[in-house]
RNA sequence: AGAGUUUGAUCCUGGCUCAGAACGAACGCUGGCGGUCUGCCUUAUACAUGCAAGUCGCACGAGAAACCAUGGGCUUGUUUCUGCUCGUACAGGGAAGCAAGUCCGGGGAGUAAAGUGGCGAACGGGUGAGUAACACGUAGAUAACCUACCCUCCGGACGGGGACAACCCUGGGAAACCGGGGCUAAUACCCGGCGAUAUUCCUCGUGUGAAGGCAGGGGGAAUCAAAGGUGACUCUUUUCUUAUGGGUUGCGCCGGAGGAUGGGUCUGCGGCCUAUCAAGUUGUUGGUGAGGUAACGGCUCACCAAGCUGAAGACGGGUAGCCGGGCUGAGAGGCUGGUCGGCCACAUGGGGACUGAGACACUGCCCUGACUCCUACGGGAGGCAGCAGUAGGGAAUCCUGCGCAAUGGGGGCAACCCUGACGCAGCGAGACCGCGUGGAGGACGAAGGCCUUCGGGUCGUAAACUCCUGUCACUGGUGAAGAAUUCAUCGCUUCGGUGGUGGAUGACGCCAACUGGAGAGGAAGCUGCGGCUAACUCCGUGCCAGCAGCCGCGGUAAUACGGAGGCAGCAAGCGUUGUUCGGAAUCACUGGGCUUAAAGGGCAUGUAGGCGGUGGUGACAAUCUCUUGUGGAAGUCUCCCGUUUAACGGAAGAAUUGCGAGAGAUAUUUUAUCACUUGAGGUUAGGAGGGGAGAGUGGAACUCCUGGUGGAGCGGUGGAAUGCGCAGAUAUCAGGAGGAACGCCGGUGGUGAAGACGACUCUCUGGCCUAUACCUGACGCUGAGGUGCGAAAGCUAGGGGAGCAAACGGGAUUAGAUACCCCGGUAGCCCUAGCUGUAAACGAUGGGCGCUAAGUGGGGGGAACCGAUCUUCUCUCUGCUGGAGGAAAACUACUAAGUGCCCCGCCUGGGGAGUACGGUCGCAGGGCUAAAACUCAAAGGAAUUGACGGGGGCUCACACAAGCGGUGGAGCAUGUGGUUCAAUUCGAAGCAACGCGAAGAACCUUACCCGGGUUUGACAUGCCGGUGGUACGGACCCGAAAGGGCGAGGAACCCGAAAGGGCAGCCGGCACAGGUGUUGCAUGGCUGUCGUCAGCUCGUGUCGUGAGAUGUUGGGUUAAGUCCUAUAACGAGCGAAACCCCUAUCCUUAGUUGCCAGCGCUUAACAGCAGGGACUCUAGGGAGACUGCCCCGGUUAACGGGGAGGAAGGUGGGGACGACGUCAAGUCAUCAUGGCCCUUACGCCCGGGGCAACACACGUGCUACAAUGGCCGGUACAAAGGGCCGCGAAGCCGCAAGGUGGAGCAAAUCCCAAAAAGCCGGCCUCAGUUCGGAUCGAGGGCUGCAAUUCGCCCUCGUGAAGCUGGAAUCGCUAGUAAUCGCGGAUCAGCGAUGCCGCGGUGAAUACGUUCCCGAGCCUUGUACACACCGCCCGUCAAGUCACCCAAGCAGGGUAUAUCCGAAGUCGCUAACCUAACCCGU
Repeated sequence: AGAGUUUGAUCCUGGCUCAGAACGAACGCUGGCGGUCUGCCUUAUACAUGCAAGUCGCACGAGAAACCAUGGGCUUGUUUCUGCUCGUACAGGGAAGCAAGUCCGGGGAGUAAAGUGGCGAACGGGUGAGUAACACGUAGAUAACCUACCCUCCGGACGGGGACAACCCUGGGAAACCGGGGCUAAUACCCGGCGAUAUUCCUCGUGUGAAGGCAGGGGGAAUCAAAGGUGACUCUUUUCUUAUGGGUUGCGCCGGAGGAUGGGUCUGCGGCCUAUCAAGUUGUUGGUGAGGUAACGGCUCACCAAGCUGAAGACGGGUAGCCGGGCUGAGAGGCUGGUCGGCCACAUGGGGACUGAGACACUGCCCUGACUCCUACGGGAGGCAGCAGUAGGGAAUCCUGCGCAAUGGGGGCAACCCUGACGCAGCGAGACCGCGUGGAGGACGAAGGCCUUCGGGUCGUAAACUCCUGUCACUGGUGAAGAAUUCAUCGCUUCGGUGGUGGAUGACGCCAACUGGAGAGGAAGCUGCGGCUAACUCCGUGCCAGCAGCCGCGGUAAUACGGAGGCAGCAAGCGUUGUUCGGAAUCACUGGGCUUAAAGGGCAUGUAGGCGGUGGUGACAAUCUCUUGUGGAAGUCUCCCGUUUAACGGAAGAAUUGCGAGAGAUAUUUUAUCACUUGAGGUUAGGAGGGGAGAGUGGAACUCCUGGUGGAGCGGUGGAAUGCGCAGAUAUCAGGAGGAACGCCGGUGGUGAAGACGACUCUCUGGCCUAUACCUGACGCUGAGGUGCGAAAGCUAGGGGAGCAAACGGGAUUAGAUACCCCGGUAGCCCUAGCUGUAAACGAUGGGCGCUAAGUGGGGGGAACCGAUCUUCUCUCUGCUGGAGGAAAACUACUAAGUGCCCCGCCUGGGGAGUACGGUCGCAGGGCUAAAACUCAAAGGAAUUGACGGGGGCUCACACAAGCGGUGGAGCAUGUGGUUCAAUUCGAAGCAACGCGAAGAACCUUACCCGGGUUUGACAUGCCGGUGGUACGGACCCGAAAGGGCGAGGAACCCGAAAGGGCAGCCGGCACAGGUGUUGCAUGGCUGUCGUCAGCUCGUGUCGUGAGAUGUUGGGUUAAGUCCUAUAACGAGCGAAACCCCUAUCCUUAGUUGCCAGCGCUUAACAGCAGGGACUCUAGGGAGACUGCCCCGGUUAACGGGGAGGAAGGUGGGGACGACGUCAAGUCAUCAUGGCCCUUACGCCCGGGGCAACACACGUGCUACAAUGGCCGGUACAAAGGGCCGCGAAGCCGCAAGGUGGAGCAAAUCCCAAAAAGCCGGCCUCAGUUCGGAUCGAGGGCUGCAAUUCGCCCUCGUGAAGCUGGAAUCGCUAGUAAUCGCGGAUCAGCGAUGCCGCGGUGAAUACGUUCCCGAGCCUUGUACACACCGCCCGUCAAGUCACCCAAGCAGGGUAUAUCCGAAGUCGCUAACCUAACCCGU
């Protein structure tokens, strides 16, 4: 920094899309470690549970328990002892011990919990619902205010009093909780005294200020205060303890002043969308007075006035917390406001106040609504938008963790307590940053994968392997810093503090860091690879499955789908989706446009607004300079420092482009004022004009009416018809009536702002031009809204109505014809009054003022002494050409689309749509204003090359025309379609398939069908094994054959003496062969066609931004882009022509097999022989024709016309030869060939059948229909070919086909071979025939292994259709058509009437280029480019989507009026209650 995408290509306009960066993200695949951040964007939805605000005993009264230790008492049980009851035993008693229970005392403890009281709870933490507002930001104001705790200063604290909780007793209630009675303390409450510099009032006076006012001073009056404590030390009293009192000190208390901090209120400026919201407002705006507040104020009230706000957008609607900042961007901007920080608002929805320094209070109170929970149904309780957590919603967002160690906060003298603030840890690759997943060596390169042209390439030094290292993770050890205070103690102290020493205190934390050990061990994926955009192959798939951000891929060879290999990119991530900015100069301030691409208002007038001439003076608002305050911190930027680095953190600076204040400058703008004349306007004198309005007048034409003449048509059309006309039309004459429009002049002539204006006259009237330079003195320009004018059509009302003429009727045309043409015809066009308000209202070009080359017209004026013409100059209006410049180009160019300034209007992809809804205007039609959903990847402008046109010009061609002969009708032949069939093999398809591939289908061919066989194969190459009396194979057997069986016989190569070995061959096997299977749209080659048409291109130069143009166009000419000439072109190439072949004339050379004039011999004659080279001929070489010569025309040319000469004359005739290209033309079945497919078959062999079918249809031909003929007889003249598996003579046989025969000939020698039409003679005489020969019958011949399907020929017989062919259509311009025969290829034979050649006879016609088909060049239009067989418009089915309308239904928001109305505040009233205070007793 750009790129892709509109076209065949180009330039432009213009939209869409991509590459970048970012994120509180989500989703898919994957996932090693650490650091630092960050994490409900959705339902301000509902919440279980725990925690998140307490603390002070140094304010006060009262005051447990568990438990511990131990003593005592009591009760019970049990054991032992005692042996008391006469004795033993039992029983009872007693004593001791043990156990349990219980009571009292000690500790726990004056603790916990509760209460009175103080401070805090208004901070901290959360959220963004509401809010468009002084809410926020910024700068100010408060002389209109408040501020607990804290700091400083001044002063003070005297004397009293009675209560209420807790507690005790008691009552109610399920509970929550509440009531009654009694006792009591205070730093709780109250009273009295003193009483200030405070407050209020009165008064005197000072300073300051423009003023409202403000700040001090003197005097007087009224009003108001307190609280202390068993804190510490010390002294006194006391025996000690305790207690009392005093002092000191610390903490408190009261009043005042000041400070600090925090707040309240007010103001300027700033930041969203909407006018399809244009008017809003009644406490509304202001005043007076009062109330209220900490404080100003309609904040509230009474009265008075009627104001106030608004296009610079009020009011309404929608949306939204604002900012520091964040993202992006070169910047200007755009978007955004999560984390951190500041402000605001809110705390279940709504309302309210209380307490307090502070709240109308997130974890306070009251009321109301919704919801949830408890309940004994009477009543109660609750509020996570605190931290965790749950449900729900959602694409989506964490642990019901640890700790107060640090920082900070509340309380406290303090210890300390509290603190989900905070510090940490946990979870999430959510983000950023860092690290690792190993390093070195290691092959002409393993295996394997993939590709392959099969050679190899690649993954790839990659691996293996060898030697190392040790980050992270793992496992041991060592182990900081975060810790400072407080406390104890010792000093110092201006008592606030401060220093020394000592002890204690760490959630994180099994921390970080360092270090030992072990071992390459545990650690790579994701996306992409057609272009944009870095990266390519194979396979699969076959418009399927799928991909896709845009363009677009996929229909059998997909680098675009899916997989694989390889490669590219990024990397613990990678992609996708969403969103923002960028690119987008695509809303353009920086930085765009409006003739034709989207875009100038139809035109004017003018309001607001914007802009505005020259000179001077003042002011200094804009502007500029300097200084200054502010612009918080964090962030961004620069530099430095700290974490191993980085992210991150710390420090310093810069920046903060803004706002305020002060001082200054005065060029410009502004403003005030004084002048000026050039802008603008005026006066005077002339001038042109279809400018406007009204009234009147005129002629031509037309129609109608009356009358005359006249007598059959008129009219109309491409041609007709409808229509009119004997009831007298048309035509014509005379007279009359009516309405509308104004011929000629008339003109890119005039006038007007535009629409528009056209006979003549009069009246009224607007604007313009010229001249003089007299007056005013910037009075100007533009112009949102507003207002006026505004073609045609249309509307309302009333007139008018000749002609024309929507609608309508009729006639034609047509497939139809709701049209074009014709006959009629109503609104309307006309007038008056009103409405409508639009047009391609166009120069598709808004208005104004300057400046910027020329040339040439037209209209109206003026000047050069006067008048005319001319000339020159000048002003103005209106055209054309054209330079610079501009423009995408076309074009424009003093009448700008150039260059500047000012103002207005308008545009922002196409469609939807100038449509819907709303508003407004209109009588209506409708106008103005004006969207969205949805949809497309374009829509468009100008120009270029083609192609096309029922566009134009020029030209050509058997293209038409003029001719001759055909086809289309008949029969047959042949090819094709169709049908049929087991098969009728396949291909060819308009011209340019169809007697075409096929120049030879009975078998073969043959590719098709049926059947029978065969499997390394009918054919090639290589390898392995076996055999080697092997290969081969007579005869015989089976079989339709192919083939199989048996097997007499039986070769042969190399080495070796031989044995033997090897090879060939054969057998078996493996590779492979084979395929007329598929794709001619994968191909080569070859071919057809346009077209033997004259075209198709290139180099250099030039022109054009470019595609391209020029050259190649123009003027002539030609068969021709052939040549000449002109020429920004000059040359060149492929084509045309020529060179080549045949043919036409001559010469020369040669002379056999050809020839025979003359001479000789010979024959009846020819022939022949000898001979000859003259001639013909043959086949080599050459000549000849070139517009060379003459005349004329033409541009001096090219060339054309005529002529001479010549065998031939203007290319002599014919052939070969086919430019760039077109048709994805034809051919995979000639051949070759990529891919795909078959492999005991889609290969190969064989027999038979089929390719020959037959209701039909078409093409190409043959033969005819006859007398220019047929038949018979006679007779003449070719050319070009072919011949040994051949042509085959004579002779003989046969009616003939043919047979026999075998001379001659590998051929200028012999043969095929008779040429036929022709000519001569004869017959036939117009007839389905002596025409015609199909068809059929019979008999023969030939070829061949074989003529049944399915050959040809001969003879005899049979004797069909057909009497010249509808629509239509073909060939041919001279040795041509027509007609006549001859030959050849293929071939055994032949279906050949085909094809390719050859000669014989031998015409007619062409005026000409209007038309049909085709073609060339120039030009024009184009919305075509697959190119007119193009493109493209409208209607229409079911279903579906989106939007609009819609009777109605439902919901939300907002507003107005009115009613009811909780809690509460303020006030009024008075029943009741009452300790302090007062009065009385």
Predicted 3D model of a 1481-nucleotide RNA (small-subunit ribosomal RNA) from an uncultured bacterium. It matches the Rfam family "Bacterial small subunit ribosomal RNA". Its mean pLDDT, the model's own confidence on a scale to 100, is 84.